This is a predicted structure of a 113-nucleotide RNA (SAM riboswitch aptamer (S box leader)) from Granulicella sp. L46. The prediction has a mean pLDDT of 77. The organism belongs to Granulicella, within Bacteria.
RNA sequence: AUUUCAUGCAGAGUGGUUGAGGGACGAGCCCUACGACGCCACGACAACCGGACAGAACACAGUACCGGUGUCAACUCUCUCCUGGAUGGCGCAAGCCACGGGGUACAUGAGAU
Numbered sequence: 001a002u003u004u005c006a007u008g009c010a011g012a013g014u015g016g017u018u019g020a021g022g023g024a025c026g027a028g029c030c031c032u033a034c035g036a037c038g039c040c041a042c043g044a045c046a047a048c049c050g051g052a053c054a055g056a057a058c059a060c061a062g063u064a065c066c067g068g069u070g071u072c073a074a075c076u077c078u079c080u081c082c083u084g085g086a087u088g089g090c091g092c093a094a095g096c097c098a099c100g101g102g103g104u105a106c107a108u109g110a111g112a113u
Base pairs, nucleotide, nucleotide: 001113002112003111004110005109006108007107008106013042014041015040016039017038021031022030023029026079027078028077043072044071045070048068049067050066051065052063053062076105081102082101083100084099087098088097089096090095
């Protein structure tokens, strides 16, 4: 780098440092000098992988004790493409709004090449 599978409406922040951007892209909306993003320290959350724990073993589930990752504003912040099969509101209608399902993309983990 490509690819497969699983998950993505729950959860969890303080201090130091730096100093203007950040939330992947576009649009919207939002966070931010009451200090963002990044980095460091400590902490927390979670339970993807390995170990440990009761069982003869395997499978499933569990605990969160040890290790490897991950995460700690907003549903992946929302939308973009398709859809209404079980929907609601507004409108004479075209349609708009809300809500739901699927896809794409993205993120994380575990595997394969």
The sequence was found by an Rfam model in a public genome assembly.